[in-house]
Molecule: transfer RNA
Organism: Coccomyxa subellipsoidea C-169
């Protein structure tokens, strides 16, 4: 410093060409169940890196920042 790639709970993920409750999984709480604890099972609470534009609408398209991986100098 130049280029490409990824950013979605606490971890790890889904989400073709924009389209109406942002889904699972583990993890946490709570509660059932046990003499207790694990196992199970039921419930519940938690996210789109930030910012700014297209747009009737944006997790998604475009721009800039950011931060992390890559290659090049």
């Nucleotide at each position: 410093c130049u280029c490409g790639c990824u950013g979605u709970a606490g971890u790890c993920u889904a989400g073709g060409u924009g389209g109406u409750u942002a889904g699972g999984a583990u993890a946490c709480a709570a509660g059932a169940c046990u003499c207790u604890c694990a196992c199970u099972c039921u419930u519940g609470g938690g996210a789109c890196c930030g910012g700014g534009g297209u747009u009737c609408g944006a997790g998604u398209c475009c721009c800039c920042g950011c931060a992390g991986c890559g290659a090049g100098g």